[in-house]
């Protein structure tokens, strides 16, 4: 210098025209409350009128100002807020899981520890030290299950090849073919073969013995702790797997702003009150009264006519009137001032917290945040000798609000790692 890759930050600037959604201001107008002003009255008050101001709307304004994100996404965790449920205890179920801290909370973040991977250095070797990096990292010495394929053997270990001892047969011999045993060093299989490396030892071997490393037990020191270090004892017991059942510890009620609260029409339906009866007769009955019927009256429907008439129904009711309550449409609130943002400073390794100063930054509801035209900048592609011209510009888009995680992302800036090339 080029390429690949991880992380952090950023996510074009500026002007014009026409729109869209809230807010404020001004103007016009409607309604309401209140009674300050004026007039009148039966003068602690009442009635009428309009004016200034107040509140709620409607319309208008070449009036002012604001209007998507780092992920607004996935809806995976944790909360705020709201409603519903809730005697106590146990079981089931789900989740979390090294230690300490941060936080409103968390499965998130920060710091530390142990373990694995990679690289460098070091050791005869096993191993050790340093750097980078990874993650559901409690328990396998409570119990159960499983460990494919390959392999002789996969958990009360195993003898396939090989090695060694004794021995039979054959052979001049080298040796070949057997039999009985020993052996886990070497080979082979596997993800994994029952401590590792080295030296000694042995017929060959083997913790059989020794040194170092690892392990188990005991004890001490350091650390808040996880854990680390040192000493002593023991030849080594306890293979892996819990994102298999399980065991241990801790936590956990449900639904979600379409939560929920308030106002509330038309129509239909529910409830209450009002709503026209009076007189005679017949039958039954001791009577009270009941049933039927006639007349007048009233209410209502229909028909004819025009100032009335006929007819049906009802008068224990209906029509009708008034009032009450529930729900729907619709409207209002919830709704954006908040675990808020920016800057300085202090405490802390850090996550984070404190103090001071400044700021107000969408709030829609079938859902605005847009369209067009210029200028400039960065990068890429194409054309051109050049000047320059043309084209392209990531992922994506609020919907109650926060804290995280995960995923997507053109270009730019800073930074870590790896590879290649060149120079010293």
């Nucleotide at each position: 210098g080029c390429g690949c890759u991880g992380g952090a930050c950023u996510g074009g600037a500026u002007g014009g025209u026409c729109g869209c959604u809230g807010u404020c201001u001004c103007g016009u107008u409607g309604c309401g409350a209140a009674c300050g002003c004026c007039g009148g009255g039966u003068u602690u008050c009442c009635c009428g009128g309009g004016c200034c101001g107040c509140g709620c709307g409607a319309c208008g304004a070449u009036g002012a100002g604001a209007g998507a994100g780092g992920a607004a996404a996935g809806u995976c965790c944790g909360a705020a807020c709201u409603c519903c449920a809730c005697a106590g205890a146990g079981c089931a179920g789900u989740g979390u899981g090294c230690c300490g801290g941060a936080u409103a909370a968390c499965g998130u973040c920060c710091g530390g520890g142990a373990c694995g991977g990679c690289g460098a250095c070091u050791u005869c070797a096993a191993g050790g030290u340093c750097g980078c990096u990874g993650g559901a990292c409690g328990g396998a010495a409570a119990g159960u299950a499983c460990c494919a394929c390959a392999g002789a053997g996969a958990a009360c270990a195993u003898a396939c090849c090989g090695c060694c001892u004794u021995u039979g047969a054959c052979g001049c011999a080298a040796g070949u073919c057997g039999a009985a045993g020993g052996u886990a060093a070497g080979g082979g299989u596997g993800a994994a073969a029952a401590g590792g490396u080295g030296c000694g030892g042995u017929a060959a071997g083997a913790g059989c013995g020794c040194a170092c490393c690892g392990c188990u037990c005991g004890c001490g020191c350091a650390g808040u702790a996880a854990u680390g270090c040192a000493c002593g004892a023991g030849g080594c017991a306890u293979g892996g797997c819990a994102a298999a059942c399980c065991c241990c510890a801790c936590a956990c009620g449900g639904a979600g702003c379409a939560a929920g609260a308030c106002c509330a029409a038309a129509u239909a339906g529910g409830g209450a009150a009002g709503g026209a009866a009076u007189g005679g007769g017949a039958u039954g009955g001791c009577a009270a009264c009941a049933u039927c019927u006639c007349a007048u009256g009233c209410g209502u429907g229909c028909c004819g006519g025009c100032u009335c008439g006929g007819u049906g129904c009802g008068c224990c009711a209906a029509a009708c009137u008034u009032c009450c309550g529930g729900g729907u449409a619709g409207g209002u609130c919830g709704c954006u001032u908040g675990a808020g943002c920016c800057g300085u400073u202090c405490a802390g390794c850090a996550a984070u917290g404190g103090a001071c100063g400044g700021c107000c930054u969408a709030g829609a509801g079938g859902a605005a945040u847009g369209a067009c035209c210029g200028u400039c900048a960065a990068c890429g592609g194409c054309g051109g000798c050049a000047a320059c011209g043309c084209c392209g510009u990531a992922c994506a888009g609020a919907a109650u609000u926060c804290g995280g995680c995960u995923u997507a992302c053109a270009g730019g800036u800073c930074u870590g790692g790896c590879g290649c090339c060149a120079a010293c």